Predicted 3D model of a 517-nucleotide part of an RNA (small-subunit ribosomal RNA, 5' domain) from an uncultured prokaryote.
Model confidence (mean pLDDT): 87 of 100.
Context: one part of a larger RNA
RNA sequence: GAUUGAACGCUGGCGGCAGGCCUAACACAUGCAAGUCGAGCGCGAAAGCAUCUUCGGAUGCGAGUAGAGCGGCGGACGGGGGAGUAACGCGUAGGAAUCUACCCAGUAGUGGGGGGCAACGUUUCGAAAGAAACGCUAAUACCGCAUACGCCCUAAGGGGGAAAGCGGGGCGGACCUCACGCUAUUGGAUGAGCCUGCGUUGGAUUAGCUAGUUGGUGGGGUAAAGGCCUACCAAGGCGACGAUCUAUAGCUGGUCUGAGAGGAUGAUCAGCCACACUGGAACUGAGACACGGUCCAGACUCCUACGGGAGGCAGCAGUGGGGAAUAUUGCGCAAUGGGGGAAACCCUGACGCAGCCAUGCCGCGUGUGUGAAGAAGGCUCUAGGGUUGUAAAGCACUUUCAGUAGGGAGGAAAGGGUAGUAGUUAAUAACUGCUAUCUGUGACGUUACCUACAGAAGAAGCACCGGCUAACUCCGUGCCAGCAGCCGCGGUAAUACGGAGGGUGCAAGCGUUAAUC
Numbered sequence: 001g002a003u004u005g006a007a008c009g010c011u012g013g014c015g016g017c018a019g020g021c022c023u024a025a026c027a028c029a030u031g032c033a034a035g036u037c038g039a040g041c042g043c044g045a046a047a048g049c050a051u052c053u054u055c056g057g058a059u060g061c062g063a064g065u066a067g068a069g070c071g072g073c074g075g076a077c078g079g080g081g082g083a084g085u086a087a088c089g090c091g092u093a094g095g096a097a098u099c100u101a102c103c104c105a106g107u108a109g110u111g112g113g114g115g116g117c118a119a120c121g122u123u124u125c126g127a128a129a130g131a132a133a134c135g136c137u138a139a140u141a142c143c144g145c146a147u148a149c150g151c152c153c154u155a156a157g158g159g160g161g162a163a164a165g166c167g168g169g170g171c172g173g174a175c176c177u178c179a180c181g182c183u184a185u186u187g188g189a190u191g192a193g194c195c196u197g198c199g200u201u202g203g204a205u206u207a208g209c210u211a212g213u214u215g216g217u218g219g220g221g222u223a224a225a226g227g228c229c230u231a232c233c234a235a236g237g238c239g240a241c242g243a244u245c246u247a248u249a250g251c252u253g254g255u256c257u258g259a260g261a262g263g264a265u266g267a268u269c270a271g272c273c274a275c276a277c278u279g280g281a282a283c284u285g286a287g288a289c290a291c292g293g294u295c296c297a298g299a300c301u302c303c304u305a306c307g308g309g310a311g312g313c314a315g316c317a318g319u320g321g322g323g324a325a326u327a328u329u330g331c332g333c334a335a336u337g338g339g340g341g342a343a344a345c346c347c348u349g350a351c352g353c354a355g356c357c358a359u360g361c362c363g364c365g366u367g368u369g370u371g372a373a374g375a376a377g378g379c380u381c382u383a384g385g386g387u388u389g390u391a392a393a394g395c396a397c398u399u400u401c402a403g404u405a406g407g408g409a410g411g412a413a414a415g416g417g418u419a420g421u422a423g424u425u426a427a428u429a430a431c432u433g434c435u436a437u438c439u440g441u442g443a444c445g446u447u448a449c450c451u452a453c454a455g456a457a458g459a460a461g462c463a464c465c466g467g468c469u470a471a472c473u474c475c476g477u478g479c480c481a482g483c484a485g486c487c488g489c490g491g492u493a494a495u496a497c498g499g500a501g502g503g504u505g506c507a508a509g510c511g512u513u514a515a516u517c
Base pairs, nucleotide, nucleotide: 001517002516003515004514006513007512008511009510010509013364014363015362016361017360018359019357020356021322026320027319028318030317031316032315035073036072037071040070041069043067048061049060050059051058052057080275082273089200090199091198092197093196094195095194098192099191103188104187105186106185107184108183109182110181111145113143114142120135121134122133123132124131125130151160152159153158165180167178168177169176170175201247202246203245208238209237210236213235214234215233216232217231218230219229220228250272251271252270253269254265255264256263257262277298278297279296280295281294300311301310302309303308328354330353331352332351336350337348338347339346340345367397368396369395370394377388378387379386380385401458403453404452405451406450407449411444415439416438417437418436419435420434421433422432423431461506462505463504464503465502466487467486468485472501473500474499475498476497482489483488
């Protein structure tokens, strides 16, 4: 000098764009953060209103609504913090023995049957959480049978293996058709698993380490190679080119600095990894050994009728605590993206916005011109003067920003209706595509921006002035009080302490401290 996720002191007008628990991976009250599908399926209320009534109630609407339940897809994404990890974890360059839901393309099918289980009803246990028994029932839930172009196994003879329907239209239909599905299989795309070369902090006051250890054979296991596991056999494998042990640490693109080489660093944003109260385990599934799933153990907190139960903010806000220190228990799904759905739509603390903070960067303003009687006052003086100083006042102007009032884009494309046209079809129906036209959705938002109004009106501080280092005098103090980055100042004329006047430098900031180059 540059820089910072900064903090502290003094001060503080506006806007834009960013950033905001670096410490306790400490503990958490409360709310929200993952649902959706009735075009897979069977059930199915109530309040209220109306009518009737024997005053008990019944019926209709509410409504096939709310609501759970079975079933499907999604809860493996998105979001968080960095504890662990010195490792094929990451980076880079390669590899072969693999899987891949949804998506795209191709090929071939989608026939005929069966038995149950929830919900529900009845009963029972329990304080609760919840659970049990009996009975009924549906399906795109489950199980056989048939069929098998591709597919799998094979000792090459042979053997094995699927499926599900729902909705729209044809006035109804056993028929036809369309759309969405379903099954088998091939290829692609995407994603993931695995292996290898090289690179990846300090310590030798850590020198030897290793028995599934190193290799082979048989077997098992996995989607897949492999001591991954197991039995047997051999005795190997690593190490001064630093094994092992120990300390520290998520890695990278990048960031800061520097002419570069290098050094330091890994906040925000992006990629990868690992973690989800601590430890362990598997289940389901295309995918997890799963943050807001399950089970076991532990610590902690809470409820309890003492028998037993419930919980997990390193999601968004927020609380306590720790700390020098870091924000709102906000608005909205309008946009972008994600999940579900044929769609309308629903959900989305992702996200878009707003709030707080000079935390940073950038921009703007706090007026402009004129004005010598060089006013008053202050300070100083050799008492004449000098300086503050064109500074102020005065005069003439302007109105950015802030204020008040009015106007007012863009972020909006979708979606829906109608008409036409093309495809499809037996069809002028339905559906889909395209075109035209009408309609129509904004949290931000009192938006950006524009116009008008009033009035210089509302808006300057901080540090320094001995040398380094730009900027000097007076008073006070008297090795005291104090200053100080280094040299050093202060013991009676201190440009170095404290105050004042003046000056210098930066400026909505200025200094100090900490840290890096």